[in-house]
RNA sequence: GGGGUAGUAGCUCAACUGGUAGAGCAACGGCCUCCAAAGCCGUAGGUUCCGGGUUCGAGUCCUGGCUGCCCCG
Numbered sequence: 001g002g003g004g005u006a007g008u009a010g011c012u013c014a015a016c017u018g019g020u021a022g023a024g025c026a027a028c029g030g031c032c033u034c035c036a037a038a039g040c041c042g043u044a045g046g047u048u049c050c051g052g053g054u055u056c057g058a059g060u061c062c063u064g065g066c067u068g069c070c071c072c073g
Stems, first nucleotide, its partner, number of pairs: 001072007010025004019056001027043005049065005
């Protein structure tokens, strides 16, 4: 220098052919318990890496960057 792949909640990851983002763990509250753990119920938490474009509508499509990993030279 060229190619591929990934970036979404604190962490690990989903999200179908574009239709208004969800799960587990963690956190917080409650139930239970003499207390705690475990278990059960509930709550909160998001600029979907950054910019631009297409579209009625973008995590998803197009384009330019950034970062990690892999391959080629």
The RNA shown here (transfer RNA) has 73 nucleotides and comes from a Solirubrobacterales bacterium. The RNAcentral record of the sequence draws on ENA. The coordinates come from a structure-prediction model, not an experiment, and the mean pLDDT is 81. Rfam family: tRNA. Gene Ontology term of the family: triplet codon-amino acid adaptor activity. Rfam classes the family as a transfer RNA. The organism belongs to Solirubrobacterales, within Bacteria.